[in-house]
RNA sequence: GAAGCCAUCACAGGAGAGGCCGCAUCUCGGCGCCGAAGGAGCAACCCCCCGGAACCUCUCAGGCAAAAGGACUGUGAUCGGCGC
Repeated sequence: GAAGCCAUCACAGGAGAGGCCGCAUCUCGGCGCCGAAGGAGCAACCCCCCGGAACCUCUCAGGCAAAAGGACUGUGAUCGGCGC
């Protein structure tokens, strides 16, 4: 001190499923659904053990017009960590 990886931030893209019904007065209840925040469970696999582990499964949470959120992807920044 560069590429690279991780973390954080910014910008852009970003799916699915009732703009349902009832009561009310801004909340609650009911039925039907979705999965890509989070959470839980495990498969391949990693690991002697213990465990870890997905966009798979569950649907606790969250969501089912728009808005917000949104796994993930791209670009940039930070000079923070790793690493060479």
A computed fold for an 84-nucleotide RNA, annotated as Glycine riboswitch aptamer.
Its Rfam family is "Glycine riboswitch aptamer". From the family's description: This family represents the bacterial glycine riboswitch.